[in-house]
This record gives sequence, structure tokens and C1' cells, in this order.
RNA sequence: CGCCUAAUCGCCCCAUGGGCGAACCGGGAACCCAAUCACCCGGGGUGAAUCCGCGACAGCGGUAGGGAUCGCUUCCAUCCCGAACCCGUCAGCUAACCCGGUCGGCGGCUGACAGGAGG
Repeated sequence: CGCCUAAUCGCCCCAUGGGCGAACCGGGAACCCAAUCACCCGGGGUGAAUCCGCGACAGCGGUAGGGAUCGCUUCCAUCCCGAACCCGUCAGCUAACCCGGUCGGCGGCUGACAGGAGG
């Protein structure tokens, strides 16, 4: 100076910590609507991260879906990701209302980079 992500900005104080606000994000929560049975291995949430085949395992190949670069927006092309965790028997949607998060991980550069104007 950029990229992924909601995860940024500002203010205050007894100031290396604590608090508040905005913005963005997530959860719970009516009427109406939806659902309403049985069985089974209860059910649900954040997230792009779901599903299929092979494999003793490790893993391999793909895939729903997602990101970056190029680019006026797209398309095309190329390169990547396609995880992990949480709640705890409980939650459909859902106005008022209530509660919470603002992490983490990467890339470039010490002469380039960025911005503006003009062509």
C1' cells in the first nucleotide's frame, strides 16, 4: 500500500487497561403464514465450505458454492478455497423488544507505490 473476513471508524477516562458511540455483522423473539404422522442415528447455529466416487487408513479425483488477477460493468481466461467450530434436548418465519461480535490469516515494497489532471 493491498487481499480474505462482519471484524472498521470515532470519542472519553482514574489510560499500555477500561468504557461509550456510529457503522457493519450474528442470534433469540408475536399475529399471519408454514408445520403437525410414523420410524431412525434428537435437533439447531456461524461459515463459500455442500455432495459424489475410489481407498484399510492417510489420502486421491471431482462437485454445489466462494475468492483473487485482468477488466468501464460483465463475459472469457488464469490461479486459488471448497475448512473449522459452536449450542446442549432447545429455537420455522417473525414487528416491537432482547442479547451478542468487531477476531484471525495473508501478499507487495525502500524506489517504488498511490492520487489527480490532460490526451

The RNA shown here (c-di-AMP riboswitch aptamer (ydaO/yuaA leader)) has 119 nucleotides and comes from a soil metagenome. The model forms 96% of the base pairs in the Rfam consensus. It matches the Rfam family "c-di-AMP riboswitch aptamer (ydaO/yuaA leader)". About the family: This family represents a conserved RNA structure found upstream of the ydaO and yuaA genes in Bacillus subtilis and related genes in other bacteria. The ydaO/yuaA element is thought to act as a genetic 'off' switch for the ydaO and yuaA genes in its native state. Model confidence (mean pLDDT): 80 of 100.